Description
This is a predicted structure of a 1511-nucleotide RNA (small-subunit ribosomal RNA) from Porphyromonas gingivalis. The source organism's lineage runs through Bacteria, Bacteroidia, Bacteroidales, Porphyromonadaceae and Porphyromonas.

RNA sequence: AGAGUUUGAUCCUGGCUCAGGAUGAACGCUAGCGAUAGGCUUAACACAUGCAAGUCGAGGGGCAGCAUGAUCUUAGCUUGCUAAGGUUGAUGGCGACCGGCGCACGGGUGCGUAACGCGUAUGCAACUUGCCUUACAGAGGGGGAUAACCCGUUGAAAGACGGACUAAAACCGCAUACACUUGUAUUAUUGCAUGAUAUUACAAGGAAAUAUUUAUAGCUGUAAGAUAGGCAUGCGUCCCAUUAGCUUGUUGGUGAGGUAACGGCUCACCAAGGCGACGAUGGGUAGGGGAACUGAGAGGUUUAUCCCCCACACUGGUACUGAGACACGGACCAGACUCCUACGGGAGGCAGCAGUGAGGAAUAUUGGUCAAUGGGCGAGAGCCUGAACCAGCCAAGUCGCGUGAAGGAAGACAGUCCUAAGGAUUGUAAACUUCUUUUAUACGGGAAUAACGGGCGAUACGAGUAUUGCAUUGAAUGUACCGUAAGAAUAAGCAUCGGCUAACUCCGUGCCAGCAGCCGCGGUAAUACGGAGGAUGCGAGCGUUAUCCGGAUUUAUUGGGUUUAAAGGGUGCGUAGGUUGUUCGGUAAGUCAGCGGUGAAACCUGAGCGCUCAACGUUCAGCCUGCCGUUGAAACUGCCGGGCUUGAGUUCAGUGGCGGCAGGCGGAAUUCGUGGUGUAGCGGUGAAAUGCAUAGAUAUCACGAGGAACUCCGAUUGCGAAGGCAGCUUGCCAUACUGCGACUGACACUGAAGCACGAAGGCGUGGGUAUCAAACAGGAUUAGAUACCCUGGUAGUCCACGCAGUAAACGAUGAUUACUAGGAGUUUGCGAUAUACCGUCAAGCUUCCACAGCGAAAGCGUUAAGUAAUCCACCUGGGGAGUACGCCGGCAACGGUGAAACUCAAAGGAAUUGACGGGGGCCCGCACAAGCGGAGGAACAUGUGGUUUAAUUCGAUGAUACGCGAGGAACCUUACCCGGGCUUGAACCAGGAGUGAGGAGUGCAGAGAUGCACUUUUUCUUCGGACACUUUUGGAGGUGCUGCAUGGUUGUCGUCAGCUCGUGCCGUGAGGUGUCGGCUUAAGUGCCAUAACGAGCGCAACCCCUUUCUUCAGUUGCCAUCAGGUUAUGCUGGGCACUCUGGAGACACUGCCACCGUAAGGUGUGAGGAAGGUGGGGAUGACGUCAAAUCAGCACGGCCCUUACGUCCGGGGCUACACACGUGUUACAAUGGCCGGUACAGAGGGAAGGUGCAAUGCAAGUUGCAUCCAAUCUUGAAAUCCGGUCCCAGUUCGGACUGGGGUCUGCAACCCGACUCCACGAAGCUGGAUUCGCUAGUAAUCGCGCAUCAGCCAUGGCGCGGUGAAUACGUUCCCGGGCCUUGUACACACCGCCCGUCAAGCCAUGGGAGUCGGGGGUACCUGAAGGGCGUAACCGCAAGGGGCGCACUAGGGUAAUACCGGUGACUGGGGCUAAGUCGUAACAAGGUAGCCGUACCGGAAGGUGCGGCUG
Repeated sequence: AGAGUUUGAUCCUGGCUCAGGAUGAACGCUAGCGAUAGGCUUAACACAUGCAAGUCGAGGGGCAGCAUGAUCUUAGCUUGCUAAGGUUGAUGGCGACCGGCGCACGGGUGCGUAACGCGUAUGCAACUUGCCUUACAGAGGGGGAUAACCCGUUGAAAGACGGACUAAAACCGCAUACACUUGUAUUAUUGCAUGAUAUUACAAGGAAAUAUUUAUAGCUGUAAGAUAGGCAUGCGUCCCAUUAGCUUGUUGGUGAGGUAACGGCUCACCAAGGCGACGAUGGGUAGGGGAACUGAGAGGUUUAUCCCCCACACUGGUACUGAGACACGGACCAGACUCCUACGGGAGGCAGCAGUGAGGAAUAUUGGUCAAUGGGCGAGAGCCUGAACCAGCCAAGUCGCGUGAAGGAAGACAGUCCUAAGGAUUGUAAACUUCUUUUAUACGGGAAUAACGGGCGAUACGAGUAUUGCAUUGAAUGUACCGUAAGAAUAAGCAUCGGCUAACUCCGUGCCAGCAGCCGCGGUAAUACGGAGGAUGCGAGCGUUAUCCGGAUUUAUUGGGUUUAAAGGGUGCGUAGGUUGUUCGGUAAGUCAGCGGUGAAACCUGAGCGCUCAACGUUCAGCCUGCCGUUGAAACUGCCGGGCUUGAGUUCAGUGGCGGCAGGCGGAAUUCGUGGUGUAGCGGUGAAAUGCAUAGAUAUCACGAGGAACUCCGAUUGCGAAGGCAGCUUGCCAUACUGCGACUGACACUGAAGCACGAAGGCGUGGGUAUCAAACAGGAUUAGAUACCCUGGUAGUCCACGCAGUAAACGAUGAUUACUAGGAGUUUGCGAUAUACCGUCAAGCUUCCACAGCGAAAGCGUUAAGUAAUCCACCUGGGGAGUACGCCGGCAACGGUGAAACUCAAAGGAAUUGACGGGGGCCCGCACAAGCGGAGGAACAUGUGGUUUAAUUCGAUGAUACGCGAGGAACCUUACCCGGGCUUGAACCAGGAGUGAGGAGUGCAGAGAUGCACUUUUUCUUCGGACACUUUUGGAGGUGCUGCAUGGUUGUCGUCAGCUCGUGCCGUGAGGUGUCGGCUUAAGUGCCAUAACGAGCGCAACCCCUUUCUUCAGUUGCCAUCAGGUUAUGCUGGGCACUCUGGAGACACUGCCACCGUAAGGUGUGAGGAAGGUGGGGAUGACGUCAAAUCAGCACGGCCCUUACGUCCGGGGCUACACACGUGUUACAAUGGCCGGUACAGAGGGAAGGUGCAAUGCAAGUUGCAUCCAAUCUUGAAAUCCGGUCCCAGUUCGGACUGGGGUCUGCAACCCGACUCCACGAAGCUGGAUUCGCUAGUAAUCGCGCAUCAGCCAUGGCGCGGUGAAUACGUUCCCGGGCCUUGUACACACCGCCCGUCAAGCCAUGGGAGUCGGGGGUACCUGAAGGGCGUAACCGCAAGGGGCGCACUAGGGUAAUACCGGUGACUGGGGCUAAGUCGUAACAAGGUAGCCGUACCGGAAGGUGCGGCUG
C1' cells in the first nucleotide's frame, strides 16, 4: 500500500466482499510448564446456610455466664489439702442494659436519569463542616427522671403492657461570658451590584462533664486553619420535525414563611409574562468522565477490569436521629412476593463475600489470614474488618520457556505418486555416533516481604518526648530461589492449499452428496465436494462465529459531487440568516504573542532502574492538543464614527419588441340553413364496408347564420422571470437598451420559511358550441383486435368567475460577480463616409466553429461543463417506492412531505468491436425477371419417417439427412434376433518345451459347429535350422459407451473477397488507422487521394485437360504417292506426307487502332488472329463459423464386459406395411408407337476374364473351334435418315400386376436373384397450392462404358461421346452474400432481449370488525405513615401533652381521552421461486417512433385524446 466482482472487451460511476488490528467473549479440535492480569455482558430474577460493624468497664448502674479471692456448709481424709454446693461485685473481666463514638466510610450494582447528572472553568459579599491543628477564654452551683435488675399481666410466637427501685460524661433549670446571635444608632475603609469589613455605644438572648492508677484523657464558648460537603453560573454533552408550538407556581414583583444558605423552595397579593426552527414541548435510547480499541491524522466506536463523580439498595412514599442520611446489612406506612402460625397474628429483603435455583452461547471456592496496607472504637494492650492480602478453579488474554542439540546419504526399509526398465517425495527425517539436562520427577538446603508499635530496661533533658539494648510478631510457605541425581529421558497440534492468498496430485462421487467470505465449484477425466499422500501458514495453541474501527476520499473539516452515471427547487419577489466596494480615525470581541492558574492519579510516549529475560512494576521527563485569568500587538475580520464614487439606484432625451390587460374592427376557410342549376352517385381505403344520396346527395351559384382560429410576411428573427406570446387598431400598464449631463452615496448579492405566478389535462357555477375530438357506437383488419385504418360522436376544446399546482415545467446545465486566444453570423442604436459598405464606440441577443483549459467519454469551450468568490437547493447501490402510515393542502381527482421490513450483487453512464433491423446507400449471384425442361397428380424403383416385429443392427435429420455411409444384405457380408457350442479363446506376435507333424479320403451321430472311429500317404536341410502341429507362458478380444475428451478426414457459409501482421501515428483504454474516400474490377483487381509505410494468408498467376500451329519420333496407329493381292478389308511390300499417338515449344499481352477517362480502365459488327478481353473446363477452398458429421473406415484418452457386451455354427431378420415424405425411372403419345432398311462416336474393360466364328434354340442361352496378358484380339452405338403401317382411341399409347413355361449364377434362388418366351394388359389423357435445375456445345434429348460383383434387385453412382435450342428489358420485389453508414436495452448475439395480468409455493409488510397489553397525562372520590397548622371541655402547678379537626401526600378506585405495541376472520399491493397460462407493450423506424404530465377506457401488457420533450 491494495485486491476480487457489472462487460465480448474498455473507461467511469457505484455498491457488495476480502486481506489488518481489537475483545470481559462463545463454540470446535488439541493441550507440557511458569509469571502476570482477568472472569454473570443475560433476569435491578428469586434466594437456603454461614460470614460481611462494631467498639469503649479510663462514662454508668450493675453481675447472667467464666476465672480468682474471701467466707459458710458438706464429703474425703493424709488437720491443711482436695472436691462439691451456697454466700459475697471484693478482684480479673463482662452477656444484656443506660451512655459515648462509629454505623453517612469501606464494599456492590447501573434500575432510574438527556439533568448543572457529568466534564471543564468560575463564583458564594448567600452557606455548613463531628473527629484533627492553632489561638484566646471558661468549666460555679443545683434538680427531676429512666433502662437494666425485680414483681406481675398478656400472647403460640414476635413481643407488648403495668407496678416498684436506681446511676451517669444520659436529661433539665439557675449563674457567668466574649471576638457569638438579634435589634437600634455611629464613624472609617472598601467593593462590579445587592453590599462587605472594622470601631464605638445601648438593649435583649445563649455554655459546660466528668473519669481515674494524679498524669492524662475528655467537656464548653469564640476566632482561624485544614478536610469534607452544599448552592449558583458560562461552555460542552445521543437520535427523531412523520414531535411545532409549550407553560398557570407558569415568568416577574412586593411581603411573609422556611432553609446551613440563595431562590416560587412554599404561601398571600399584583402584573402577564416566560420558553421556542440557534429546535422549546413530546417520544425513544442512555449513568457521565479519565480513558480503551482503531486510524497517517481528523475522526469513528466503546465505557469490562483500575481511578473520579452521580444514582440506587424488593417496589413506592415518609420523616426521625445526627456534624453529615431522607440512611444497602436503621425506623414508620402502603404494595407485591416468600416463610412461620395455636389463624388471633408475626417475620424477611445477597445490586456485600462465598454459595443455590432460574435465565443464557457463556463467566469461578459455601477456602486461608488479619502477617502487611487501610478503616472503626479504645489512653492502651487489644477487639472487629468477605475492605485488603493470599490460595483454589478456568488456555479466557498477554509475556516467557520447553518438547532436544551437533554430526549422519546405502539419499536405507516401507508408504505414496508419476510419463512406471526408471524417477520423484516423505528426507538429515530415521537408524546410528557424540553431546546437553531447561522443564517434569526424586532428594536436600531455603528466603525477602518485619518496619513500626507496644512490653521490659537504660540514657538525655524542657517530664513526655527523643535515642538505644533485649526478647516478641508471616496467612501466603517449606513457596520463590539454590544444590544434587538419573536419563532424550516427561511434552504437538490446528487450519488451509481455484483466484483474492503462501501451498497440488491421485482416488471416490456424478447439479447427487456437498462446499462457499466474494466471484463461484459439482451434470464421468473436480488442484473448489469426501478421503489419501504431499505442501503452506501459525504454533500450546489453531480455526469458526459475533461485535467494533480500518481499508471506505462509501457523509468527503482535512477530503466528494449534481449536462448524460444518484443529484439544480417549474419561475420570480422577498423576511430571517449568510456574504459584502474604497479611504481615514478609534476600539480590541475574534486573531496573534509573553506570563500566571488549572487541566487528579493511573493510562500513553521517551529515558533509567527492579523482578534470571519479558510481560509486569517503579522513578524522572514529556504529553494532557482544553478552559480561565493577566499584560501587550493592531495587519486581517467584527464594532463605532467621518469621507469617496467605481457597485446599485433616480432623473432627462431617444429607440425596440408576437411583453401584459381591456375594448373595437376585418377578410378567407369549415359547418349549417334557405333558394337556384343539375343527376346518380358521393365519400372513404392498402382494398373495402359502415355512412350520405332519386324525399335529389356530392358538385356548383347566390344569400344568410354562428363559432373558433388568424394564410402569406415568418427567419438558428423578436419579447418575457418562467409558463408563454403572432390578423388590424385604440387606451392603460410594465420592461430592456442607447446618449449626455445631474443627483443619492454601498442603498449590494443570495435567499430557509413566506407570498405570488405557473402549459396541457382536470374540477365547480353560468354561458357558448363552427371545427376537432377522449369515452362510446358501427364498419374493416386480425387467430383475437377492448388498437393502429374508416364513418359517426359526447364531455372537452372557446368565454367569465373560482379552484387545482403538476409536465421530458429541458440547455435534463440554480442565481450573482470577476478573469481567461480568436473567427463567422445576427438585432437595435451610435459614428464616419463615396450611401457599395466600414468601424466597434455600445449593448446586447442568438447561432456555429475553434486555442488553452476541463471532462469517464460524448462533449463544453467569453451564453463554460474553464479559472476563482458568495449564497441557496439537492445526491449517497438497485428494487421495494415516490409506495405505506402520519400530518398539511384540495369539492374531488389528487398534490406536498416521505419511511421500513424484505430482496439482489449488481443497477447504471459514455464509448468500442461485432451481430441484428419489417434502417439507409452502393454492388454481386440462375436470386428475381425473360425463357426451356422438370418435381408436386399415376404406376413402379429406391431411401427415410412412422408402425409392426423375437429382430426388423447402427449411424446421417432445415439449408449442409432422406438412390446418404452402401462402388452392389439369398448364405457369407452382419454389427440384429432365436437356438446349439467354446473359454489363452476364431485370428496374430514373442519366448520356452515337445513331436514330425500333417494332408487326403471314408463311415457314424448331429441342423451345423463339432465329436468319435477307420483307411491311406508321408517333410526339406547347406545339419545351423526352416516349416507344420501340440502344449505352455506373456500379450487376447469387444461394430460396447462417450464425435460434448480427441487425431485424421469431410460438409456448409463459399471460389464469397475477404482475414491479419510489423513499425509508425491517434485514443486514458477497449480499439482505431492501414483495410476509409473517388473511379475501376470477376476480385482488398488496380489507379488516384491519404498518418500512414510496408508485409503475410487469400484473389490472380504458376499445374492438368481442351481449342490452333510448329518441331521431334513413327508401332500395334495411318495410307497421299509406288507396287502386289483379295468377293471384300492397310491384307502385304513400302512410306511416315496426312490423321493420330506423346515429348518439346509457339500463341493472347487491352499488344495495335478509334473514342471516353488524370490514371487504372472502359467502349467498338475495329484490324489481325484458330482463339479477344479470365477463350472453355478441372484441380486448388484464407482467418474462421455451425461443441456441424464420423469412436461403425482407421487411430486414440477415459469408462465398461471377460465361461461374455468375446467367439464359432444353423436358421431367421436387415426385403415387414394402414400410412407420410424425399430422390428417381417409365408414361400419358402422332415432333409419336410399331415393322423393315441404313450412317456416324468417344472413353473405358478384359485371364476363375473379354470374346469371335460355326452349329443350335423364338429368346434368355447351350455346344464346339479359335484369338487376345491387348493403339495388334474383343465390344450391336442410339437418337438420325429412308420406306411402310397405325389415325386420336385408354388406342398398335402405356406397361404395372398376375398366370404358365424356361435359362443362368451359385452349396443353396421358399422367405429373397436377374434374365427370357407366351398370355393377362392396371393406373395414367400433362398433374392444386407450391417448388427445382439450367445462360452454350449449356438446357433438353440419345445411346455407350466402368467400378462393386458368383449372380443381382443399377431405373443408382462415376464417366463418354452423338444431336443440339430458347431467353436475359432490367435490379422494383423474394433468397443469399460483400462494402460503407445508422439505431440498439442484443453479445448463447433477433431462433436475441423483454413487459404485464392470471395460476402455484414461500417470505416480509399495509389496511382491518375487533381483541389483549403497556407507559403517560386529565377530572373526581378515597386516603396510610409523616411532619406542619388549628383547637373550648381531658392530663399537667406550668411549660406542654393527649384527643379532635384541617390542608398536603404514596397507594387505591371511578370516568372519559390521546399515544404506543402484540394479535386478528378477511383483504391490498410487494418480493422471491430451471423449464405453467394469455398475449407481445418496450429495445431496430421493434413493425402505430418513444417518453413525460393529465383524463377516460380496456383480461393483461396497454390504447386513445390534449399539451409538452428528443433521450